[in-house]
Guanidine-I riboswitch aptamer from Stenotrophobium rhamnosiphilum, 107 nucleotides, folded computationally. The sequence was found by an Rfam model in a public genome assembly. The model forms 100% of the base pairs in the Rfam consensus. Rfam family: Guanidine-I riboswitch aptamer. Rfam describes the family as follows. This family represents a conserved RNA structure found upstream of the ykkC and yxkD genes in Bacillus subtilis and related genes in other bacteria. The source organism's lineage runs through Bacteria, Pseudomonadati, Gammaproteobacteria, Nevskiales and Stenotrophobium.
RNA sequence: UGAGUUGGUGGCUAGGGUUCCAGCUUCGCGGGUUUGGCGAAGUGUUUGGUCCGAGAGCUGCCGUCCGGUUUAACACCGGAGCACGGCGGGAUAAAAGCCCGGGAGAC
Numbered sequence: 001u002g003a004g005u006u007g008g009u010g011g012c013u014a015g016g017g018u019u020c021c022a023g024c025u026u027c028g029c030g031g032g033u034u035u036g037g038c039g040a041a042g043u044g045u046u047u048g049g050u051c052c053g054a055g056a057g058c059u060g061c062c063g064u065c066c067g068g069u070u071u072a073a074c075a076c077c078g079g080a081g082c083a084c085g086g087c088g089g090g091a092u093a094a095a096a097g098c099c100c101g102g103g104a105g106a107c
Stems, first nucleotide, its partner, number of pairs: 007062006015052002020049002022046001023043007064080006082102001084105001088100003
């Protein structure tokens, strides 16, 4: 200095927080007194539902490449590698294995 399927997209998971829902705590309200109702605030050190979510996790589809079938093919069949990694910054309600980023650096 260069190479690589280092391509796109859907679903999901590890993981993540706290807008919303639920849970929990405290306070308030009225009365007809009930293990109840309504409202407010706080709490993610609440295992939850919604939510965010992987290049180096799983998986579907499309694409790319190789081989075969075929007169030929854009059709059909089969197949296709690796990936250690900050600090910092950014978005959203917020955080993160999200985004910057297969970045810096390392090999």
Description:
Its mean pLDDT, the model's own confidence on a scale to 100, is 80.